[in-house]
RNA sequence: GCCCGAGUGGCGAAAUGGUAGACGCAGCAGACUCAAAAUCUGCCGAUAGCGAUAUCGUACCGGUUCGAGUCCGGUCCCGGGCA
Numbered sequence: 001g002c003c004c005g006a007g008u009g010g011c012g013a014a015a016u017g018g019u020a021g022a023c024g025c026a027g028c029a030g031a032c033u034c035a036a037a038a039u040c041u042g043c044c045g046a047u048a049g050c051g052a053u054a055u056c057g058u059a060c061c062g063g064u065u066c067g068a069g070u071c072c073g074g075u076c077c078c079g080g081g082c083a
C1' cells in the first nucleotide's frame, strides 16, 4: 500500500430501514431479615430544569430517505489476511 471484519449505556450484548438501547451483569432505592446473604419489586445514556418535561445520543463527518444503528461516500481506531 491493497483486501476483509468489528466499533451500540459503566461492562457484555440484541435490534428486518419504522418507539434507539431488548436481555444479562454491575450499580441505586424499597420489601423480606435481629442484621446480612439469597430472593422479590422498581429505577438505572447525556445535558437543561425543583419538577412535569424538552433537546441530544449507536466511533467521527457528510449523503440517500417521510424515516438510518442498519443503505451510500469519506475519516479515525482495533483485529485478521496479502504484498
Stems, first nucleotide, its partner, number of pairs: 001082005007076001010025003018066001027043005045056004059075005